[in-house]
Context: one part of a larger RNA
Molecule: small-subunit ribosomal RNA, central domain
Organism: metagenome
RNA sequence: CUGGGCGUAAAGGGUGCGUAGGUGGCCAGGUAAGUUUGGUGUGAAAGUUCGGAGUUUAACUCCGAAAAGUCAUUGAAUAUUAUCUGGCUGGAGGGUCGGAAGGGAGACUGGAAUUCUCGGUGUAGCAGUGAAAUGCGUAGAUAUCGAGAGGAAUACCAGUGGUGAAGGUGAGUUUCUGGACGACAUCUGAUACUGAGGCACGAAAGCUAGGGGAGUAAACAGGAUUAGAUAUCCUGGUAGUCCUAGCUGUAAAUGGUGCACGUUUGCUGUAAGAGGAAUUGAUUCCUUUUGUGGCGAAGCUAAUGUGCUAAACGUGCCGCCUGGGGAGUACGGUUGCAAGAUUAAAACUC
Numbered sequence: 001c002u003g004g005g006c007g008u009a010a011a012g013g014g015u016g017c018g019u020a021g022g023u024g025g026c027c028a029g030g031u032a033a034g035u036u037u038g039g040u041g042u043g044a045a046a047g048u049u050c051g052g053a054g055u056u057u058a059a060c061u062c063c064g065a066a067a068a069g070u071c072a073u074u075g076a077a078u079a080u081u082a083u084c085u086g087g088c089u090g091g092a093g094g095g096u097c098g099g100a101a102g103g104g105a106g107a108c109u110g111g112a113a114u115u116c117u118c119g120g121u122g123u124a125g126c127a128g129u130g131a132a133a134u135g136c137g138u139a140g141a142u143a144u145c146g147a148g149a150g151g152a153a154u155a156c157c158a159g160u161g162g163u164g165a166a167g168g169u170g171a172g173u174u175u176c177u178g179g180a181c182g183a184c185a186u187c188u189g190a191u192a193c194u195g196a197g198g199c200a201c202g203a204a205a206g207c208u209a210g211g212g213g214a215g216u217a218a219a220c221a222g223g224a225u226u227a228g229a230u231a232u233c234c235u236g237g238u239a240g241u242c243c244u245a246g247c248u249g250u251a252a253a254u255g256g257u258g259c260a261c262g263u264u265u266g267c268u269g270u271a272a273g274a275g276g277a278a279u280u281g282a283u284u285c286c287u288u289u290u291g292u293g294g295c296g297a298a299g300c301u302a303a304u305g306u307g308c309u310a311a312a313c314g315u316g317c318c319g320c321c322u323g324g325g326g327a328g329u330a331c332g333g334u335u336g337c338a339a340g341a342u343u344a345a346a347a348c349u350c
């Protein structure tokens, strides 16, 4: 250097954008750098290998040949890679038209419910549990009717349904804005794929500052339970949960499955389109594209399973793994207000 792997055994980066790099569609022509091939030169001797000779053999010595290079130089070839020139449209992107969606951000508005305040009615209980008690209530609670305040979440619709790169995303209206998809085949003409570093996004919890605070609820207090009960259960209850501006940068960040492209029997749902046929119509049926499910052929797999949404068959690029523990730890670096995060060993031990 080559060689094996990564759903579940060790192993896919949380996700995207993208720099360098790597890789790259079809046709024609030029060059000939890589590549292939011929000549010449050179690659000291010794050693090694092969064939001989000598010392009684051997080691050893001698003779001859071969081998040995990313070598230099000079010719030739042009399939392929490269490069240059010209062209193409199946990749990629744009255009026009169209429908769908909890995609994102801001503003405004609504109803149900909980809690609280005030007022009316009304009287002795309410609440809670396995059973109780703490708790609330004659200073009038619970219940019920009316009025008001405030915060948070948006019942039904709701669906292995939609949408987003992932995290995520669900009341309504409106403003701004991103993406995907279908039809047309109108334009550009390889503009592509991946992507070390880098940049951006990134649940919950946590942190800083300022607001807000209904419900809920770490911590905490009390009541039970228990041998004990720092738990479970109950009554309370503060951070937090909410908003604004920043930080943090992690999750079983999971499909435990990196991204892109091509190829490969089928059946059956579903969402969003497009086209066609039948029918007076409602509607039904067929074809097709994209997404998302179930079952399964071949194949693959240690098995489980997977199976056109591959874990099948291939190609390109990146990341990662190499016995268990020590350890995702120490030290050092980077980063953070901190908590920590990230990079990441060894001794020793089995």
Stems, first nucleotide, its partner, number of pairs: 004321003007304002012318001014201004021194003025088007033081002035077007042069001049065006091191001092188003095184004103177007110154001115149007125136002162169002206247006215241002220236005258317006266295013299306002323350003332343004